RNA sequence: GCCUAUUUAGUUAAAAGGUAUGAUAUUUGAUUUGUAAUCAAAAGAUAAAGGUUCGAUUCCUUUAAUAGGUA
Repeated sequence: GCCUAUUUAGUUAAAAGGUAUGAUAUUUGAUUUGUAAUCAAAAGAUAAAGGUUCGAUUCCUUUAAUAGGUA
């Protein structure tokens, strides 16, 4: 240089066109003499830009980052 794959919440994973869902962590409350554990609730995310579509995490293009392959 070329090819391929991946990018979603603090972390780790779902969602394959129709309100973005769990686990864990964080915060609040309940429980306890207190802590832990347990239970309930809250907040938190689609790498960036554009296009297609009534509607995009999803399909297309470009860019960026990461990983792998190749002379």